[in-house]
Context: one part of a larger RNA
């Protein structure tokens, strides 16, 4: 690992970013023809044996072994031509061959004329293998080999009396003679070897690149010039320089990605600005006997004039109706008004880069509400508390106060039934009708000034999106699901999690935190 499972049963990190890892689009020799080996089959012969008829000759079937032929087939090889290195070089044995000569036999010819057939000689050409020098894309991966201690496993052969086991035994004519202790498999690594399909990786882009000549400097010096010294040619080596060859060298341009760009879009974001009623308080006003408030009360305010009504004024805090199976946004979440400021989508584009992507331990950013510090604010509401009710009680539901809190700066926390209880990219697999943004078409409506251009509506197509409807060719334990389908006919890529029920998210360690706690995270025991 093949080969579990994660909506609801145990299990998808709250969201996103993100190094290692892991995976990762297509292109570069493909087709074709000739020549020639092997091996199979298929026709067809020959020798040998068997069998049938036959008196013999000799027919006729059939087999197996060893031999031709043939050609159409099938395989499997080698070599050549198609713009097509197959390593160069130097030296050795030189095979078959191919040229020249020279000679024997056959045929021929007037004629060593001519064609064949053997022996020889010579001479360039000649990869078939041997040594030496210079270089060679590198890997995985597959075949085949050799190598891998035995006992052990599988397995062959043998009558331990059977067997489990054992490697023995077995035979005549017995001073002996035969025959075994087989075979396999043994995965990684390393060593040899055939293949080149598939993955990787590398080369020539500032040419510092290949190859070829011809220069020039520099060095080295072994044969040969009778000999010894010099010098120069000449050869070898580095460096350099100039010219010349050349099809000279840069694959598409993923219904992969990234950027540019138009007009748009959005209750994304931040900061300033504005504006609504409502509450509660507060002054001013009017009128009186009661108002709260419940299921019925009571707390509780009230002629010191409540509750109400009307005017204004002020604080804080909310954004009604519009508001939706509508929208943005990673998620968390977002709702007056303008303006600023920077981001995102999605679409259109005969624009640009060219693998620049997916996913992702380790880090990292955001992240409801409660909560925690330090400060401004404190109108509603309102944990804790107090009280009043209900009640067998009530430390609740219900009523009247009411502290933290709730608003908002700065700074921790880092969790939620953070939920669709459904990762994240990618491909396919089915019908319809809404809607939202963009786009595009079109003999349509409108409204004008009389006609456009443009706007709004209606049709239609299209790409991206929130959903929904029907259905089941599929799925599942149903519920349901167009994903939760393409999965026992099991592999597209990646990342996390889970393995009866408690004990338990606990103790115990590390770590993070002011702390509350948060991440990690057992076990005995128990059923």
């Nucleotide at each position: 690992u093949u080969g579990c499972a994660g909506u609801u049963a145990a299990a998808a990190a709250g969201c996103u970013c993100g190094u290692a890892g892991u995976u990762g689009a297509a292109u570069u020799u493909c087709g074709g023809g000739g020549c020639u080996g092997g091996c199979c089959a298929a026709g067809u012969g020959g020798u040998u044996c068997a069998g049938c008829c036959g008196c013999a000759a000799g027919g006729u079937u059939g087999a197996c072994a060893c031999u031709g032929c043939u050609u159409u087939g099938g395989u499997u090889g080698g070599u050549u031509c198609u713009u097509u290195c197959c390593u160069u070089a130097u030296g050795g044995c030189c095979a078959a061959g191919u040229a020249g000569u020279g000679u024997u036999c056959u045929c021929u010819u007037a004629a060593u004329u001519g064609a064949g057939u053997g022996c020889g000689c010579u001479a360039g050409c000649g990869a078939u293998c041997c040594a030496u020098a210079a270089c060679u894309g590198u890997u995985a991966c597959u075949u085949u080999g050799a190598a891998a201690a035995a006992a052990u496993u599988a397995g062959a052969g043998u009558g331990u009396u059977c067997a489990a086991a054992a490697c023995a035994g077995g035979c005549u004519u017995a001073u002996g003679c035969c025959u075994g202790a087989a075979u396999a498999g043994a995965u990684u690594a390393g060593c040899a070897u055939g293949g080149a399909a598939u993955a990787a990786c590398g080369g020539a882009a500032u040419a510092g690149g290949a190859c070829u000549u011809u220069g020039u400097u520099u060095c080295u010096a072994u044969u040969u010039u009778g000999u010894u010294g010099g010098u120069u040619u000449u050869a070898g080596a580095a460096a350099u320089a100039a010219a010349g060859u050349a099809a000279u060298g840069a694959u598409u341009a993923a219904u992969a990605g990234g950027g540019a760009u138009a007009g748009u879009u959005g209750g994304g974001g931040g900061c300033a600005u504005u504006a609504g009623u409502a509450u509660u308080c507060c002054a001013u006003u009017g009128u009186c006997a009661g108002a709260g408030g419940u299921g019925a009360a009571a707390u509780u305010c009230u002629u010191g004039g409540a509750u109400u009504u009307a005017u204004g004024a002020a604080a804080g805090a909310c954004u009604a109706a519009c508001u939706u199976c509508u929208g943005c946004g990673a998620a968390a979440g977002c709702a007056u008004u303008u303006g600023c400021c920077a981001a995102g989508g999605a679409u259109g584009u005969u624009u640009u880069c060219a693998u620049u992507a997916a996913u992702c331990a380790a880090g990292a950013a955001c992240g409801a509400a409660a909560g925690u510090u330090a400060g401004g604010g404190g109108a509603u509401c309102g944990a804790a508390g107090a009280c009043g009710a209900u009640c067998a009680g009530a430390u609740a539901c219900c009523g009247u106060c009411g502290u933290a809190g709730u608003c908002u700066u700065a700074a921790c926390c880092g969790u939620a039934a953070a939920c669709u209880a459904u990762g994240c990219c990618g491909a396919c697999u089915a019908g319809g009708g809404a809607u939202c943004g963009g786009g595009c078409g079109a003999u349509g409506u409108u409204g004008a000034u009389u006609u456009a251009a443009g706007g709004a509506c209606a049709c239609g197509c299209u790409c991206g999106g929130c959903a929904c409807c029907u259905u089941a060719c599929g799925a599942g334990a149903a519920a349901u699901c167009a994903a939760a389908g393409u999965u026992u006919u099991u592999g597209g890529g990646u990342u996390c999690u889970g393995g009866g029920g408690g004990g338990a998210g606990u103790a115990u360690g590390g770590u993070c935190g002011c702390a509350a706690g948060g991440c990690u995270g057992a076990a005995a025991c128990u059923u």
This is a predicted structure of a 527-nucleotide part of an RNA (small-subunit ribosomal RNA, central domain) from a metagenome. Rfam family: Eukaryotic small subunit ribosomal RNA. RNAcentral holds the full RNA, with entries from SILVA. Its mean pLDDT, the model's own confidence on a scale to 100, is 80.